[in-house]
Small-subunit ribosomal RNA, 5' domain from an uncultured bacterium, 512 nucleotides, folded computationally. Its Rfam family is "Bacterial small subunit ribosomal RNA".
Context: one part of a larger RNA
RNA sequence: GAUGAACGCUAGCGGCAGGCCUAAUACAUGCAAGUCGAACGGGUGGUAGCAAUACCACUAGUGACGCACGGGUGCGUAACGCGUAACCAACCUGCCCUUGACUGGGGGAUAGCCCGCCGAAAGGCGGAUUAAUACCGCAUAAACUCACAGUGUGGCAUCACACAAUGAGUAAAGAUUUAUUGGUCAAGGAUGGGGUUGCGUGACAUUAGCUAGUUGGCGGGGUAAUGGCCCACCAAGGCGACGAUGUCUAGGGGAGCUGAGAGGCUGAUCCCCCACACUGGCACUGAGAUACGGGCCAGACUCCUACGGGAGGCAGCAGUAGGGAAUAUUGGGCAAUGGGCGAGAGCCUGACCCAGCCAUGCCGCGUGCCGGAUGAAGGCCUUCUGGGUUGUAAACGGCUUUUCUCAGGGAAGAAAAAGGCCAUGCGUGGUACACUGACGGUACCUGAGGAAUAAGCACCGGCUAACUCCGUGCCAGCAGCCGCGGUAAUACGGAGGGUGCAAGCGUUGUCC
Numbered sequence: 001g002a003u004g005a006a007c008g009c010u011a012g013c014g015g016c017a018g019g020c021c022u023a024a025u026a027c028a029u030g031c032a033a034g035u036c037g038a039a040c041g042g043g044u045g046g047u048a049g050c051a052a053u054a055c056c057a058c059u060a061g062u063g064a065c066g067c068a069c070g071g072g073u074g075c076g077u078a079a080c081g082c083g084u085a086a087c088c089a090a091c092c093u094g095c096c097c098u099u100g101a102c103u104g105g106g107g108g109a110u111a112g113c114c115c116g117c118c119g120a121a122a123g124g125c126g127g128a129u130u131a132a133u134a135c136c137g138c139a140u141a142a143a144c145u146c147a148c149a150g151u152g153u154g155g156c157a158u159c160a161c162a163c164a165a166u167g168a169g170u171a172a173a174g175a176u177u178u179a180u181u182g183g184u185c186a187a188g189g190a191u192g193g194g195g196u197u198g199c200g201u202g203a204c205a206u207u208a209g210c211u212a213g214u215u216g217g218c219g220g221g222g223u224a225a226u227g228g229c230c231c232a233c234c235a236a237g238g239c240g241a242c243g244a245u246g247u248c249u250a251g252g253g254g255a256g257c258u259g260a261g262a263g264g265c266u267g268a269u270c271c272c273c274c275a276c277a278c279u280g281g282c283a284c285u286g287a288g289a290u291a292c293g294g295g296c297c298a299g300a301c302u303c304c305u306a307c308g309g310g311a312g313g314c315a316g317c318a319g320u321a322g323g324g325a326a327u328a329u330u331g332g333g334c335a336a337u338g339g340g341c342g343a344g345a346g347c348c349u350g351a352c353c354c355a356g357c358c359a360u361g362c363c364g365c366g367u368g369c370c371g372g373a374u375g376a377a378g379g380c381c382u383u384c385u386g387g388g389u390u391g392u393a394a395a396c397g398g399c400u401u402u403u404c405u406c407a408g409g410g411a412a413g414a415a416a417a418a419g420g421c422c423a424u425g426c427g428u429g430g431u432a433c434a435c436u437g438a439c440g441g442u443a444c445c446u447g448a449g450g451a452a453u454a455a456g457c458a459c460c461g462g463c464u465a466a467c468u469c470c471g472u473g474c475c476a477g478c479a480g481c482c483g484c485g486g487u488a489a490u491a492c493g494g495a496g497g498g499u500g501c502a503a504g505c506g507u508u509g510u511c512c
Base pairs, nucleotide, nucleotide: 001511002510003509005508006507007506008505009504012365013364014363015362016361017360018358019357020323025321026320027319029318030317031316034065035064036063039062040061042059043058044057045056046055047054048053072276073275074274081201082200083199084198085197086196087195088194091193092192096189097188098187099186100185101184102183103182104138106136107135114127115126116125117124118123144169145168146167147166150163151162152161153160154159174181175180202248203247204246209239210238211237214236215235216234217233219231220230221229251273252272253271254270255266256265257264258263278299279298280297281296282295301312302311303310304309329355331354332353333352337351338349339348340347341346368399369398370397371396378390379389380388381387382386404449405448406447407446408445409444413439420431421430422429423428456501457500458499459498460497461482462481463480467496468495469494470493471492477484478483
């Protein structure tokens, strides 16, 4: 000098930031991921109607998209995990953009609803019936895939690309306000990912040898894709003092602290990457997961039970217990930004925006200003009729009102989207009007009142700015180092005075 700090004493206000570093311990309760009726059949309620029916609202279910983002934590990991630089002629990519082509004609089911049954529950079974952008054939189809042979160009190798012939295979879905929006295939782009490699990235040699899918090859399997990734066979290799192997420790980086720098230390908040989601394993779905609030199995733990069987996972936001020197509210709102779904209105969003608590930090402001000597009283010291000091300090006079209290006014953050009008072939653009604020009657402004509401903490032997008296008597105690204290202690305790910082001041821990 610095700090995610803690402890002691003290404490007026504001702005901005930060706030479980320990038990990745266990969790009561609420909330944290839904949306679409412009995909589909039904149900409930309402309006109109005698009714059929039509329309409106809501919705359990089928279907679609999302749930792989956002949010948390740092267990594991010394590794292509991360950083940096490259490569993929060995790869994938939903939504988005550009381009080309197509969207023909059929079928059988199944949730729901209805009936019945089993179960304490969680839930399950049977029958009948029904729809779709759900599911399945058929048609058509290439610049897609496969087979076969050719020409040319290019490349670091395996090879790649272009042109063109033949044959075979492969697709789709509708909705409606009739203008849109969707669907399928192919090519390109963008974005996001996957893989490989050079270099860099802890401690210990009181760890010196390690290795059998081990190292390589041929062939195959598997994958989006290369590869012992996996398998059969063959060979006997591969790594290592340029530190293999082992053990211990640890998420990495941008950065932060310190330092003149070189360097040392750290990896909180914010951003990027990685890993994890009670512990271990596994796959399914999907463009994408081996999936925090999905599934299955095993285990530990907790809960319910009619004892037959079931349910659960806060390292999401709050909150509880425990641990600890120690770390906050079971708050408000979707107004803004962003995200999901939707044609849109809109719905959801503990992301986020705000508020609450804490001097935890940084920054700013205030606790008054001017005058005022009988240098008052009191305190302390003293060489004691006296003097010094506290000290212009107080009283007293004048002034101001930041702050405070009260009263009045009162924001920006919010202009869009939607709807209207105009232009336009579409997409879209332009234009005028309106609606919408959690924070919050907050910030801020004005007025009134009145010095009114506001100073402590540590130190004073040297280092180191600041000195006397009393008490104590190697006691009680102090102490960062040197060292003080055994009868005049500037070093212990108190007082007066002083010094330094100041809404803080000291102490302790840690780093330079």